[in-house]
RNA sequence: UGGGCUGUAGCUCAGUGGUAGAGCAACCUGCUUUGUGUGCAGAAGGUCCCAGGUUCAAUCCCUGGCAUCUCAA
Numbered sequence: 001u002g003g004g005c006u007g008u009a010g011c012u013c014a015g016u017g018g019u020a021g022a023g024c025a026a027c028c029u030g031c032u033u034u035g036u037g038u039g040c041a042g043a044a045g046g047u048c049c050c051a052g053g054u055u056c057a058a059u060c061c062c063u064g065g066c067a068u069c070u071c072a073a
Stems, first nucleotide, its partner, number of pairs: 001072004006067002010024004018056001028042004049065005
């Protein structure tokens, strides 16, 4: 310098045009326990990397940028 992959909750990852989920961790609430801890249940937590475009509608499609990783020189 050029090509490619990836970017989604604190972490690891699904999802795929119709306003988004799982597991684990932390915090909170309730149950359990004499109490702590453990266990169970629930709640909460996301401007889907950024900007623009297409579309009635974009995390998803297109363009550009940024970052990580990787290949080549």

This is a predicted structure of a 73-nucleotide RNA (transfer RNA) from Podarcis lilfordi. The sequence is in RNAcentral, with records from ENA and Rfam. Its Rfam family is "tRNA". It is annotated as a transfer RNA. Rfam links the family to the GO term triplet codon-amino acid adaptor activity. About the family: Transfer RNA (tRNA) molecules are approximately 80 nucleotides in length.